């Protein structure tokens, strides 16, 4: 050149048959403690890689295009 499968919080990941996006861990505030961890309670983080396209309605289903991982040549 090709084929496959990944991209969704600061990190790891979920997310059923297309109907308001979620865990853990990490952040912050707070209870406790003489402090400190460590428990508990809450708070706050997202243009779901990007431009299109169906559809009332898209993290999801179609197309392009990017990076990223392994295959084959």
């Nucleotide at each position: 050149g090709c084929c496959a499968c990944c991209u969704u919080a600061g990190c790891u990941c979920a997310g059923u048959u297309g109907g308001u996006a979620g865990a853990g861990c990490a952040a912050u505030g707070g209870u406790u403690u003489u402090g400190u961890a460590a428990a508990c309670c809450a708070u706050a983080g997202g243009u779901c890689g990007u431009c299109a396209g169906u559809u009332c309605g898209a993290g999801c289903c179609u197309g392009a295009c990017a990076g990223g991982u392994g295959g084959c040549u």
Molecule: transfer RNA
Organism: Minisyncoccota bacterium